[in-house]
Context: one part of a larger RNA
RNA sequence: CUGGGUGUAAAGGGCACGUAGGCGGUGAAUCGGGUUGAAAGUGAAAGUCGCCAAAAACUGGUGGAAUGCUCUCGAAAUCAAUUCACUUGAGUGAGACAGAGGAGAGUGGAAUUUCGUGCAUAGGGGUGAAAUCCGCAGAUCUACGAAGGAAGGCCAAAAGCGAAGGCAGCUCUCUGGGUCCUUACUGACGUUGGAGUGCGAAAGCAUGGGGAGUGAACGGGAUUACAUACCCUGGUAGUCCAUGCCGUAAAUGACGAGAGUUUGCCCUAGGUCUACGUGGAUUAAGGGCCCAGCUAACGCGUUAAACACUCCGCCUGGGGAGUACGGGCACAAGACCGAAACUC
Numbered sequence: 001c002u003g004g005g006u007g008u009a010a011a012g013g014g015c016a017c018g019u020a021g022g023c024g025g026u027g028a029a030u031c032g033g034g035u036u037g038a039a040a041g042u043g044a045a046a047g048u049c050g051c052c053a054a055a056a057a058c059u060g061g062u063g064g065a066a067u068g069c070u071c072u073c074g075a076a077a078u079c080a081a082u083u084c085a086c087u088u089g090a091g092u093g094a095g096a097c098a099g100a101g102g103a104g105a106g107u108g109g110a111a112u113u114u115c116g117u118g119c120a121u122a123g124g125g126g127u128g129a130a131a132u133c134c135g136c137a138g139a140u141c142u143a144c145g146a147a148g149g150a151a152g153g154c155c156a157a158a159a160g161c162g163a164a165g166g167c168a169g170c171u172c173u174c175u176g177g178g179u180c181c182u183u184a185c186u187g188a189c190g191u192u193g194g195a196g197u198g199c200g201a202a203a204g205c206a207u208g209g210g211g212a213g214u215g216a217a218c219g220g221g222a223u224u225a226c227a228u229a230c231c232c233u234g235g236u237a238g239u240c241c242a243u244g245c246c247g248u249a250a251a252u253g254a255c256g257a258g259a260g261u262u263u264g265c266c267c268u269a270g271g272u273c274u275a276c277g278u279g280g281a282u283u284a285a286g287g288g289c290c291c292a293g294c295u296a297a298c299g300c301g302u303u304a305a306a307c308a309c310u311c312c313g314c315c316u317g318g319g320g321a322g323u324a325c326g327g328g329c330a331c332a333a334g335a336c337c338g339a340a341a342c343u344c
Stems, first nucleotide, its partner, number of pairs: 004315003007298002012312001014199004021192003025086006033079002035075004040070003048064006089189001090186003095180003101175007113147006123134002160167002204245006213239002218234004256311003260307002264289005270283005293300002317344003326337002329334001
């Protein structure tokens, strides 16, 4: 390499778009490139295989094979090509519908903190217990007022939306996708996708703002044999906003995408039809339990890990090692591609 695999043993790319390439609906006609049937030519000699010679070997004689190539005459199911048509795949339009899908702007309330003023007086905080800490320069508590930032209680759910990351106060503007439904239109326009491009939590980086709470680092108090921790009191960066980078996560459903075929039951939210029973049918979506089947087992089970197909990524004993070197990328941190010696 092949065979075999990829939920948990090694192995599904974080997710999408998409070029090349691969694969690909139905009917008819044409063609005869691939394919296939027949015949002919050629396939030097030696060699190889069979037979013959006194003939085991060598030698000699003779016959065959020689999967191939060329040419001629046919076949037309299938692949390719060309042409015409179709509607079930795919898409467009009309009419409805649901939604924390995205971007921008505005706005409201609760709470924490700080500040101001009043009332009030000796404690308050915190803990397993304490102390650091705050407080007669008037704290905590309490009432009113003001400022500022961040987060969105109840509703709230196995709920909804999104390709994934993810998305939640309310209102407005712009905007993407989806579902249902009837029929109208296009007529295979599809699918996967090496390269490539875009999106991509948190942390981090750059510049400029902002800074209430929280809080790496750091200071102090405890605990302890020690305590560079867990606990407490403080607290910088960060967390927030704008713009640009980074490009990684147990980026998980540890399950790539797409269409097909397969026993049933129950629930949820969105449509449509039908019924008034609070039911029935259907569709696409989210969950639970199971038949067959699969699986090493656990389990999966129409949302498959079942049965068959297409395309892509990836795996090949443990360590060394996601390291070294090299390369292109990044402001850096680092990320991507990625060995070997040696050892068991």
A computed fold for a 344-nucleotide part of an RNA from Lupinus angustifolius, annotated as small-subunit ribosomal RNA, central domain.
Its mean pLDDT, the model's own confidence on a scale to 100, is 85.
Lineage of the source: Eukaryota > Spermatophyta > fabids > Fabales > Lupinus.